This is a predicted structure of a 91-nucleotide RNA (Glycine riboswitch aptamer) from a Caulobacteraceae bacterium.
[in-house]
RNA sequence: UGGGCUCUCGCGGGAGAGACCGGAAUUCGAUUCCGGAGCCGAAGGCGCAACCACCCCGGAAACGCUCAGGCAAAAGGACCGCGACGGCUAA
Numbered sequence: 001u002g003g004g005c006u007c008u009c010g011c012g013g014g015a016g017a018g019a020c021c022g023g024a025a026u027u028c029g030a031u032u033c034c035g036g037a038g039c040c041g042a043a044g045g046c047g048c049a050a051c052c053a054c055c056c057c058g059g060a061a062a063c064g065c066u067c068a069g070g071c072a073a074a075a076g077g078a079c080c081g082c083g084a085c086g087g088c089u090a091a
Stems, first nucleotide, its partner, number of pairs: 001091001003089004008084006020036006038071003044067001045065003051059002
């Protein structure tokens, strides 16, 4: 110098599923609390595993579970793209 990976930050994109029912409280607000039977998977968590790595120690899905979370909008949101300061690294 420039390629790849990556932490953090900024910008843009970003799915699914009852604004469910009953009771209580209330500042009367689609608010809060309690209970009920549903539904969703893409924060996080747990499980299986192709595969990767391998002396040892390991890594690993958007699959499965639905503990947590969520089921108007907003917010959140895995992940994707661009940019910035760093870090690692083949050449």
Taxonomically the source falls in Caulobacteraceae (Bacteria, Pseudomonadota, Alphaproteobacteria, Caulobacterales).